[in-house]
RNA sequence: GGGAACGUAGUUUAACCCGGCUAGAAUGAGUGGCUCCAGACCACUAGAUCCAGGUUCAAAUCCUGGCGUUCCCA
Numbered sequence: 001g002g003g004a005a006c007g008u009a010g011u012u013u014a015a016c017c018c019g020g021c022u023a024g025a026a027u028g029a030g031u032g033g034c035u036c037c038a039g040a041c042c043a044c045u046a047g048a049u050c051c052a053g054g055u056u057c058a059a060a061u062c063c064u065g066g067c068g069u070u071c072c073c074a
Base pairs, nucleotide, nucleotide: 001073002072003071004070005069006068007067010027011026012025013024020057029045030044031043032042033041050066051065052064053063054062
């Protein structure tokens, strides 16, 4: 220099192909219950679509550009 894949809660991930339910779950965090205390367990709470633009009645999903990570070629 050329090409490809990926980017969603703190972490791991589902939904993406084929646009439409309040973006779901595990773990972690907080609060409460339980317990002499803690752990385990139970209940509840908060927490995310990399950024910008476009298409559309409607975008995590499709398109364009950018950024980042990984891989391949040179």
Predicted 3D model of a 74-nucleotide RNA (transfer RNA) from a Candidatus Woesearchaeota archaeon.
It matches the Rfam family "tRNA". The family's RNA type in Rfam is transfer RNA. About the family: Transfer RNA (tRNA) molecules are approximately 80 nucleotides in length.
Model confidence (mean pLDDT): 82 of 100.